[in-house]
NadA riboswitch from a Terriglobales bacterium, 71 nucleotides, folded computationally. It matches the Rfam family "nadA riboswitch". The literature on the family includes a 2020 paper in RNA by Huang et al., "Structure and ligand binding of the ADP-binding domain of the NAD(+) riboswitch". Of the family's consensus pairs, 100% are formed in the model. It was read from a public genome assembly, where an Rfam model found it.
This record gives sequence, structure tokens and C1' cells, in this order.
RNA sequence: GGCUUCAACAUCCCCGCAGGCUGAGCGCCAUUUUCGAGUCCCGAAAAUGGCGCGGCGAGCUUGCUGGAGCU
Repeated sequence: GGCUUCAACAUCCCCGCAGGCUGAGCGCCAUUUUCGAGUCCCGAAAAUGGCGCGGCGAGCUUGCUGGAGCU
């Protein structure tokens, strides 16, 4: 140098650091559909899309910190 593996440090445990992707959640906006109402206005729900948010106790991945092992 290369590869594999681990997280001691943590105000119970889990959680090393910073990005990326997928998925989930929450908020706002738009559109569509359905329902109520009844005549194009109001309300509710659902779906889709966009933007944003963060200890998302979901997964994967890149680089780095610190150990262990192999070469």
C1' cells in the first nucleotide's frame, strides 16, 4: 500500500464523522378524483406532483476518523 471486520469514546440502551441513492414520516403548495352540500361557490377525504424539514432507532453506497486481523 491492498483487503476484511469492528465502534471504545456517547447524560439508560443504540448511535464514530461527512456526503449520495432508495424508501418512510411531517409541513406547505398545486392538480385530479370522490363525498357532502347544491349550481359552480363552500367544506371534507383520498391520490398524484413540487418544495421544504429532521437523532427517520429503515436499507444500500462513497470517502474519512480510530481499533483489530490477513496479505